[in-house]
Context: one part of a larger RNA
């Protein structure tokens, strides 16, 4: 682990609300007495309660009173039946569902462990060192000193018992709740012990570690206050059926807790909600603008003014690759601008529509960590599965279907059965139901095939649009030619098309040729270009938009489009088909609620997911009462099978075992249902 039997909302009184009944402006008895068929019933008992009147601190007045000077205003009252009993729902006090501290305090046992103390014993193989002092000799005036012997001190030395525990290993459900092996420390001492005694819990005792005080110590054990308290944790036990949250305001020695509100149910009343449409409104967001304001700003023109320069005895003046008022000119920002300014939302009337809609009042909760996606936005870095708010949403509490897989993404809200049908999101080569579907394009990158990639870079392919050349022959290529004044003038060592300045880059000669495109030289040479003929012989080119590819392209073991794979089974666009869910429909069955009917029967319509929670209806179990003048050795409870009804908890019937009790209908009252609590016990 299993199984079995035990295991948690009780009980008293008080209040509160609801049902039922009995009398009712009244309701009722309490102790106690009597009687009786004696656990119980009937009758006395009006003492008390509650209730019919309030007001005001109160005397006190009173359908009114209180405050006041007030006849005034203003507060509480005056209209509506109560009371006693029985059930239920909740409160409150009492251990108050049930187990659970750590701790506090009293009264008490403990120094056979172990800490110090006190009294009286008792122990420390062997071996070593050689203090003081003495003797003797030797030296001194005298000591002191020196040698030699003797002596035998010491928390002295080495090292058994004995008494520690320093270091490894080993043991670690141990042979042991602290040990076993090798090595180690002390070992005549502040030393080891043996036996009596003594010191106690906020106390002791401590060569001080908060140690140690009976395997227990930053306050010992037992036993009582005691069921301590526990705003913490877990646990709570049978079935159906109707609703169904919330994680949010304020507040809090308050933040994981509790008030009131909000949202949930359950009763009464009342008809009041909501949606859309028309109309009347308020408003200052989104945008937008600023020669309309407060700010704040970019180019460019103009320069009042200031700097700096030149001049000047001064004054005047002149200049300026400074800075910069104001003006034009163009562009431009703003939550705390605003000359304007929507859409939603919002408020009212009115019309339709349509309801588990709204409001009061009363009875019970539960929540008071909320998360995720859209959208508005603060904050952060226009980071976060980030925080903080507002708007709908979803999950929570919602199951299917799609998305490979995946709480909130997409489609859809599951009342039960079903081997019909028809969508939706998605999909149709095959793993996979369902086109190897039709139609015209695009891509060559396996891009790409749900889901990231920029700036930039590029004769990459389609497609439009402007627009230039061209048969009087483009455009590439080939073949020719590209001269002359001239080396233009300056500059320079040199400068000759080509370092560099100049410029009326002129002129001639020509089919055509720059005072030169770019190489190149020291400088010329030298090769080229622009141009120009010729050849050929048809379309070259340039710009700008657009789609699909293309580089830019880097993350730590390999692959990875959900896979096989695909040139469509990619991508855009279009067509008219099928597949697909617990949606929709069909067929049969059931509940609720409503409306009709009579409250039935039955019809019709509507709904029947659901945690926390409220609200109904049942089942079973033991027990009691009254019935069946119930059933049983011709076989009772239990156990074990099989059968059948019940929407279920369950019921009955039968067969086997068992061997002596036990049940049905109607009420009543509980130790009245276990899977869970590291639950307790017993088995195994």
């Nucleotide at each position: 682990a299993c199984c079995u039997a035990c295991g948690a909302g009780u009980u008293a009184c008080u209040c509160u609300c609801g049902c039922u009944g009995g009398c009712a402006a009244g309701g009722u008895u309490a102790a106690g007495c009597g009687a009786u068929u004696c656990a119980g019933u009937c009758g006395c008992g009006c003492a008390g309660c509650c209730g019919a009147a309030g007001c005001g601190a109160a005397a006190g007045c009173a359908a009114g009173u209180c405050c006041g000077a007030a006849c005034a205003a203003g507060g509480c009252g005056u209209a509506c039946a109560g009371u006693c009993a029985g059930c239920g729902g909740g409160a409150g006090u009492a251990g108050a569902c049930g187990c659970g501290a750590a701790a506090c305090c009293a009264a008490g046992u403990g120094a056979u462990c172990u800490a110090c103390c006190c009294u009286u014993g008792g122990u420390c193989a062997g071996g070593u060192u050689g203090a003081a002092g003495g003797u003797u000799g030797g030296g001194u005036a005298a000591c002191a000193c020196c040698a030699a012997c003797u002596g035998g001190a010491g928390g002295a030395c080495c090292g058994c018992a004995c008494c520690g525990a320093u270091a490894a290993g080993c043991g670690u459900u141990g042979a042991a709740a602290a040990g076993c092996u090798u090595a180690c420390g002390g070992a005549u001492g502040a030393a080891c012990u043996g036996a009596g005694g003594g010191u106690a819990g906020g106390a002791g005792u401590g060569a001080a570690a908060g140690g140690c005080c009976a395997a227990u110590c930053a306050a010992a054990c037992u036993u009582g206050g005691a069921g301590a308290u526990a705003g913490c944790u877990c646990g709570u036990a049978c079935u159906c059926c109707c609703c169904g949250a919330a994680a949010u305001g304020c507040a809090u020695u308050u933040a994981g807790g509790u008030g009131c509100a909000g949202c949930c149910u359950c009763g009464a009343a009342g008809c009041a909600g909501a949606g859309u449409g028309a109309u009347a409104g308020a408003g200052g967001u989104a945008g937008a603008g600023c020669g309309a304001c407060u700010g704040a700003u970019a180019a460019g023109a103009u320069g009042c003014g200031a700097g700096g320069g030149c001049u000047u005895c001064a004054c005047c003046g002149c200049c300026u690759a400074u800075c910069a008022a104001g003006u034009c000119u163009u562009g431009a920002c703003a939550a705390a601008c605003u000359c304007c300014g929507a859409a939603u939302a919002c408020u009212a009337u009115c019309a339709c529509u349509u309801g588990g809609u709204c409001u009061u009042c009363g009875g019970g909760a539960g929540u008071g960590a909320g998360g995720g996606c859209a959208u508005g936005g603060g904050u952060g870095c226009u980071a976060a599965g980030g925080u903080c708010c507002a708007u709908g949403u979803c999950c929570g509490a919602a199951a299917g279907a799609g998305g490979a897989a995946c709480a909130a993404c997409u489609c859809a809200g599951a009342c039960c059965a079903c081997c019909g049908g028809c969508u939706a999101a998605g999909g149709u080569c095959c793993c996979g139901a369902a086109a190897u579907a039709a139609g015209g394009g695009c891509u060559a990158a396996g891009u790409u095939g749900a889901a990231c990639a920029a700036a930039c870079g590029a004769a990459g392919u389609a497609a439009a649009a402007c627009u230039g050349c061209a048969a009087a022959g483009a455009c590439a290529g080939c073949u020719a030619g590209g001269a002359u004044g001239u080396u233009g003038g300056c500059u320079u060592g040199g400068a000759a098309g080509c370092a560099g300045c100049c410029a009326u880059u002129c002129a001639u000669u020509u089919a055509a040729a720059g005072a030169g495109u770019g190489c190149g030289u020291a400088a010329c040479a030298g090769c080229u270009c622009a141009c120009u003929a010729g050849u050929c012989g048809a379309g070259c080119g340039g710009u700008c938009c657009u789609g699909c590819a293309u580089g830019g392209a880097u993350a730590a073991u390999a692959c990875g489009c959900g896979g096989g794979c695909a040139u469509a089974a990619g991508c855009a666009u279009a067509u008219a088909a099928c597949c697909g869910a617990a949606g929709c429909u069909a067929u049969g069955g059931g509940a609720u609620u409503g409306u009709a009917g009579a409250u039935g029967a039955u019809a019709c319509a509507a709904u029947c997911g659901g945690u926390a929670g409220g609200a109904g209806a049942g089942c079973a179990u033991u027990c009691c009462a009254u019935u069946c003048a119930g059933c049983a050795u011709a076989g009772a409870a239990g156990c074990a099978g099989u059968a059948u009804c019940g929407u279920g908890a369950g019921g009955u019937a039968u067969u086997g075992u068992g061997g002596a009790g036990c049940g049905g209908a109607u009420g009543g009252a509980a130790a009245a249902g276990c899977a869970a609590a590291u639950g307790u016990a017993g088995g195994c």
Source information:
The part of an RNA shown here (large-subunit ribosomal RNA, domain II) has 684 nucleotides and comes from a metagenome. RNAcentral holds the full RNA, with entries from SILVA. It matches the Rfam family "Bacterial large subunit ribosomal RNA". Rfam links the family to the GO terms structural constituent of ribosome and ribosome.